[in-house]
RNA sequence: UGAGAGGUCCGGGCGGCCGCUCCGCGUGGUUCCCUCCGGGGAGCCGGCGCGGGGAGGAAAGUCCGGGCACCGCGGGUCAGGGUGGUUGCCAACGGCAACCGGUCGCGAGACCAGGGAAAGUGCCACAGAGAGUAGACCGCCAACCCCGCGCGCGAGCGCGGGCGGCAAGGGUGAAAGGGUGCGGUAAGAGCGCACCGCGGUCCUGGUGACAGGGCUGGCAGGGCAAACCCCACCCGGUGAAAGACCAAAUAGGAGAAGCCCGGCGACGACCCGCGCCAACGCUUCUCGGGUAGGUCGUUCGAGGCCGGGGGCGACUCCGGUCCCAGAGAAAUGGCCGCCCCCCGCCGCUGGUCGGCGGGGACAGAACCCGGCUUACAGGGCCUCUCACGUU
RNA sequence: CCUCCCGUAGCUCAGUGGCAGAGCGGCGGUCUUAUAAGCCGAUGGUCGCGGGUUCGAUUCCCGCCGAGAGGA
Numbered sequence: 001u002g003a004g005a006g007g008u009c010c011g012g013g014c015g016g017c018c019g020c021u022c023c024g025c026g027u028g029g030u031u032c033c034c035u036c037c038g039g040g041g042a043g044c045c046g047g048c049g050c051g052g053g054g055a056g057g058a059a060a061g062u063c064c065g066g067g068c069a070c071c072g073c074g075g076g077u078c079a080g081g082g083u084g085g086u087u088g089c090c091a092a093c094g095g096c097a098a099c100c101g102g103u104c105g106c107g108a109g110a111c112c113a114g115g116g117a118a119a120g121u122g123c124c125a126c127a128g129a130g131a132g133u134a135g136a137c138c139g140c141c142a143a144c145c146c147c148g149c150g151c152g153c154g155a156g157c158g159c160g161g162g163c164g165g166c167a168a169g170g171g172u173g174a175a176a177g178g179g180u181g182c183g184g185u186a187a188g189a190g191c192g193c194a195c196c197g198c199g200g201u202c203c204u205g206g207u208g209a210c211a212g213g214g215c216u217g218g219c220a221g222g223g224c225a226a227a228c229c230c231c232a233c234c235c236g237g238u239g240a241a242a243g244a245c246c247a248a249a250u251a252g253g254a255g256a257a258g259c260c261c262g263g264c265g266a267c268g269a270c271c272c273g274c275g276c277c278a279a280c281g282c283u284u285c286u287c288g289g290g291u292a293g294g295u296c297g298u299u300c301g302a303g304g305c306c307g308g309g310g311g312c313g314a315c316u317c318c319g320g321u322c323c324c325a326g327a328g329a330a331a332u333g334g335c336c337g338c339c340c341c342c343c344g345c346c347g348c349u350g351g352u353c354g355g356c357g358g359g360g361a362c363a364g365a366a367c368c369c370g371g372c373u374u375a376c377a378g379g380g381c382c383u384c385u386c387a388c389g390u391u
Numbered sequence: 392c393c394u395c396c397c398g399u400a401g402c403u404c405a406g407u408g409g410c411a412g413a414g415c416g417g418c419g420g421u422c423u424u425a426u427a428a429g430c431c432g433a434u435g436g437u438c439g440c441g442g443g444u445u446c447g448a449u450u451c452c453c454g455c456c457g458a459g460a461g462g463a
């Protein structure tokens, strides 16, 4: 200098004008209530003035996990769902850290749902001889057995075929029962041997995943569990429309007082007798439940910042300091000027110069928090790798 | 705010590991004087998008996008 890898931070700044929302203090007008007549309280005019706070790294998707709230709950098992290398972190997690193994990359590094295929079931299309304790299409062979022909005096030899042997090579396929080499053989083959791989067992190191080594076995039934399944571990349900409190009007419930001295069976009216009811009915008052409506839950929290200690790290402990949106159809905005960044055009004195024009993203709290995922104009910083060049 | 379902041809839907189909529609031909109906034929697909598992994915898994339904 070029090409990369990993991480972290920001995500326009200043000023002026006009607005929005919440809180605190002060204050004006008006209505109502209380009053010890001094005043006090509440509502409205979304009154006015001053001061203070006011979106994010993802506030998003709602994909996980927790707090919180209510309901449920004697224990166990099954069902259902989820997770899946090991050790740790954490309130918890499917998150994070470190490490192990595999794959990729020259490398820095990246990715991995990364337990079990010898418990069982299932699937492996097409092609291919054979797709599961497999198989012989092309091919290789003629040692052994049989037949025919030829040669030879003969033992026998050669050629062809049959019965056969083989799985090295070719071919099919995603996948064909270890790989390379030497020996061996009629040809071959773990048939034998060496190395590598694999299985078993022992030792050593490590908390562990695992790694290294010794001995041993000729090697054994390939893949798929994000197919059913098996194993280990985890999970009660519903979510702020959870829930708590205050509480109209109307209707209904309970109680008390007053009116009537009776009412009801009971009839068009009246009377008598009998039975039942101690109340019915009307008025007033009180109490309780729930609805409309309102308030709380609601923003002080696994909180932010600074310093120190422990740990490789995730994280944790201690001390100091700060209060930092809280609306309820939903507030952070608009305009102007200067500066900053990016792009295009033009100009010359050719400079990171001047002028003009355009652009500055994704998005937006709604109970809170820890993660993950997704979107995002542009920029800053740190660490590391490779290649080339110079000293 | 919470929960659930769906996305395959122009439309309505099948297909759930092995060459993507049906009905209707549209197009061409035939029939008819002409149209309709009938008959024949061909066409038409990013299986919403991206990634993963697998030899192989519309199907299985994950993440997005779009559309819809329910909740005192």
Stems, first nucleotide, its partner, number of pairs: 001387010012339007020054008028045007056362001060373002063371005068239004080235005085099005100114001101112004115230002120228002122224003137170002139166003145162007178196006197219001198217008243296004253287007262277004303322008340360008348351001392462004397457002401415004409446001418432004439455005
This is a predicted complex of two RNAs, RNase P RNA and transfer RNA, with 463 nucleotides together. The prediction has a mean pLDDT of 77.